[in-house]
């Protein structure tokens, strides 16, 4: 640098960018998938900082 594995609390529901499948009349189009693709690590403790909209729950803290 690439792969692969582990956390980063779990769920559903949407839309569909990249990447990826696939198929075409192929500088590329469509159709399908699709919101941990990012960070921290290498038996992955522990701790962080983040991850589109909406909804529930755990969990923390405050107010009544």
């Nucleotide at each position: 640098c690439a792969u692969c594995c582990g956390g980063g609390a779990a769920g559903c529901g949407c839309u569909g960018c990249g990447a990826g499948a696939c198929g075409c009349u192929a500088a590329g189009c469509g159709u399908c998938c699709c919101a941990g693709g990012c960070c921290c690590g290498g038996u992955u403790c522990a701790a962080a900082a983040c991850g589109g909209c909406g909804c529930u729950u755990a969990c923390c803290u405050g107010a009544c």